A computed fold for a 76-nucleotide RNA, annotated as c-di-GMP-I riboswitch aptamer.

RNA sequence: AGGAGCAAAGGGCAAAACCGGAGCGAUCCGGUGACGCAAAGCUACAGGGGCUCACGAGAGUCAGCCAGCUGCCGGG
Numbered sequence: 001a002g003g004a005g006c007a008a009a010g011g012g013c014a015a016a017a018c019c020g021g022a023g024c025g026a027u028c029c030g031g032u033g034a035c036g037c038a039a040a041g042c043u044a045c046a047g048g049g050g051c052u053c054a055c056g057a058g059a060g061u062c063a064g065c066c067a068g069c070u071g072c073c074g075g076g
Base pairs, nucleotide, nucleotide: 005073006075012037013036017032018031019030020029021028022027035064041069042068043067047066048065049062050061051060052059053058
């Protein structure tokens, strides 16, 4: 320097559900919680995809679906 995410250490995040709030809704924010996650960090005016509202043109939403960018530790 590389290194599989099987091992170790320090840690990190937080699904469902419930409570409170915002929104027509998808969904979001706070609290409790702990299903999981080696990127469950960031990105939705770039791409695919899901979802919502709307007769439609269209307007939104999801990064814990794929994707893009960045990054901690790392023994045999």

Its Rfam family is "c-di-GMP-I riboswitch aptamer". Rfam's curators write: GEMM was predicted in a large-scale screen for bacterial structured RNA regulatory elements.